[in-house]
């Protein structure tokens, strides 16, 4: 230098054109307990890496850039 994969909640990930962007863990509150833990219930938390483009509509498709991993020379 070229090619491929990935970037979504604090962490691990799902979601692959239209549902209001979701799950588990973590965090906060409550129930329970003499107390803690566990269990159960409820809740907060997101400019979907950035900038453009396509589209009536983009986390999703296209281009560029940034970052992470891998391959080729």
């Nucleotide at each position: 230098g070229c090619c491929c994969u990935c970037g979504u909640a604090g962490c691990u990930c799902a979601g692959u054109g239209g549902c209001u962007a979701g799950a588990g863990c973590a965090c906060g509150a409550g129930u329970u307990u003499u107390g803690u833990a566990a269990a159960c219930u409820c809740g907060g938390g997101g400019u979907c890496g950035c900038c453009g483009g396509u589209u009536c509509g983009a986390a999703u498709c296209c281009g560029g850039c940034c970052g992470a991993g891998g391959g080729c020379u």
Molecule: transfer RNA
Organism: marine sediment metagenome